Transfer RNA from an Acidobacteriota bacterium, 75 nucleotides, folded computationally. The coordinates come from a structure-prediction model, not an experiment, and the mean pLDDT is 82. NCBI's taxonomy places the organism under Bacteria, Pseudomonadati, Acidobacteriota.
C1' cells in the first nucleotide's frame, strides 16, 4: 500500500426501508429466619461520526474513524 469483514443497552448478539429488541446483568416487589434459585414489574440507546438518497434510513450510498483478518512491499 491493496481487499474483505465488524461498529446497535453496562456485556454478547438479533434487527437489511415504516414506532429499536432478546439473553445475561442492575433497581423494586413477591417468596425465605436469611442468601441463592425462582416469579412479577421497571429503569438503561444521540443504532461510531459527517453527508447524500428517499414521504421516511439501524438498514441503501459516499466519505472519514476505530477494531479485526487476509495479501503485497520492506529487511
Nucleotide at each position: 500500500a491493496g481487499g474483505c469483514g465488524c461498529a446497535u443497552a453496562g456485556c454478547u448478539c438479533a434487527g437489511u426501508g415504516g414506532u429499536a429488541g432478546a439473553g445475561c446483568a442492575c433497581u423494586a416487589c413477591c417468596u425465605u429466619g436469611a442468601c441463592a434459585c425462582g416469579g412479577u414489574a421497571g429503569g438503561g440507546g444521540u443504532c461510531c461520526g459527517c453527508g447524500g438518497u428517499u414521504c421516511g434510513a439501524u438498514c441503501c450510498c459516499g466519505c472519514g474513524u476505530g477494531c479485526g483478518c487476509c495479501u503485497a512491499c520492506c529487511a
Its Rfam family is "tRNA". It is annotated as a transfer RNA. Its family is annotated with triplet codon-amino acid adaptor activity in the Gene Ontology. RNAcentral holds the sequence, with entries from ENA.